RNA sequence: GAAGAUGGUCGGAGAGGUGCUGCAGCAAUGCAGAGGAAAGUCCGGGCUCUCCAAAGACACGGUGCCGGAUAACGUCCGGCAAGGGUGACCUUAGGGAAAGUGCAACAGAAAGCAAACCGCCUGGAAACAGGUAAGGGUGAAAGGGUGCGGUAAGAGCGCACCGCGCCUUUGGUAACAAGGGUGGCACGGCAAACCCCACCGAGAGCAAGACCAAAUAGGGAUAACAUGGGGCCUGUCUUUGGGUCGUUAUCCGGGUCGGUCGCAUGAGGCGUCAGGUAACUGCCGUCCCAGAUGAAUACCUCUCCCCUGGUCUUCCAGGGACAGAACCCGGCUUACAGACCAUCUCCAGUC
Numbered sequence: 001g002a003a004g005a006u007g008g009u010c011g012g013a014g015a016g017g018u019g020c021u022g023c024a025g026c027a028a029u030g031c032a033g034a035g036g037a038a039a040g041u042c043c044g045g046g047c048u049c050u051c052c053a054a055a056g057a058c059a060c061g062g063u064g065c066c067g068g069a070u071a072a073c074g075u076c077c078g079g080c081a082a083g084g085g086u087g088a089c090c091u092u093a094g095g096g097a098a099a100g101u102g103c104a105a106c107a108g109a110a111a112g113c114a115a116a117c118c119g120c121c122u123g124g125a126a127a128c129a130g131g132u133a134a135g136g137g138u139g140a141a142a143g144g145g146u147g148c149g150g151u152a153a154g155a156g157c158g159c160a161c162c163g164c165g166c167c168u169u170u171g172g173u174a175a176c177a178a179g180g181g182u183g184g185c186a187c188g189g190c191a192a193a194c195c196c197c198a199c200c201g202a203g204a205g206c207a208a209g210a211c212c213a214a215a216u217a218g219g220g221a222u223a224a225c226a227u228g229g230g231g232c233c234u235g236u237c238u239u240u241g242g243g244u245c246g247u248u249a250u251c252c253g254g255g256u257c258g259g260u261c262g263c264a265u266g267a268g269g270c271g272u273c274a275g276g277u278a279a280c281u282g283c284c285g286u287c288c289c290a291g292a293u294g295a296a297u298a299c300c301u302c303u304c305c306c307c308u309g310g311u312c313u314u315c316c317a318g319g320g321a322c323a324g325a326a327c328c329c330g331g332c333u334u335a336c337a338g339a340c341c342a343u344c345u346c347c348a349g350u351c
Stems, first nucleotide, its partner, number of pairs: 001347001003345008012304007020033005035322001039333002042331005047205004060201005065079005080094001081092004095196002100194002102190002117136002119132005144162006163185001164183008209261004219252007230245005268287004273282003305320006
């Protein structure tokens, strides 16, 4: 100098004016007023109501290498293994395939207690029979790989190295790693197929829920008035019976429109110190930081900053990403113009 990797910060700045929402104030007026994602509503919690004696089992759903963090998590941190990259570093739905069931299209001779199409070898005139699995061919995958020996040709048939299984030693909390012995190789793949194992899990959500309370329907109590007549039912009509139904006022209760609370001090932010590799935790200090509900957070002017273009030192024009809280918190995911910081890697050059 060039190309990258990882982590993090910011998300235009200042002044004035006119408004809107909240709080304080008698008033004048003063103070505060969107985000890193407020988004998707995908996980985990607080809180509220419903269900539930407690505990367990079954079913269903979720999670899934190991250790740790946390209120909890499918999140985060550290490590291991496998894969990718020259490297910094990145990615992983990463338990179990000797419990059982199942699947493998097409091609191919054969796809799971193996098989033999071409080929090779032996016999035979040939047809064919026997041996073989080195080589070829099919396939995503063909029953260890490479080499030497061996053989009629071959073959873990024998040997060396690598891989694999079993036993074992050492290190590590563990996942796992390194080593030794042993076995000629058995136990192929798929569990984002059923399944098995371990762990976790009631449901609905602030339009939760609680309170105040005009009006209306239906309900109850008390008092007054009527207890005569009437309506309805008893299949119909008559008689005699039975049952049932009142009006008004006041109060209770009810709960709609509406209003209040929930609702802004919280697993809270910032800073110093301490512990820890880290996630994170602890002590102390300091701060109060939106609260709408037909739903505020806006608009205008000026100066500066950044970007683009023009007839490019001073001038002019245009533009400033993604996006807008609704009970709150911890995460994940997705969107995002541009600027900046720290650490590291590779390549090239110079000293």
Predicted 3D model of a 351-nucleotide RNA (Bacterial RNase P class A) from an Alphaproteobacteria bacterium. The coordinates come from a structure-prediction model, not an experiment, and the mean pLDDT is 77. The model forms 96% of the base pairs in the Rfam consensus. The sequence was found by an Rfam model in a public genome assembly. Its Rfam family is "Bacterial RNase P class A". From the family's description: Ribonuclease P (RNase P) is a ubiquitous endoribonuclease, found in archaea, bacteria and eukarya as well as chloroplasts and mitochondria.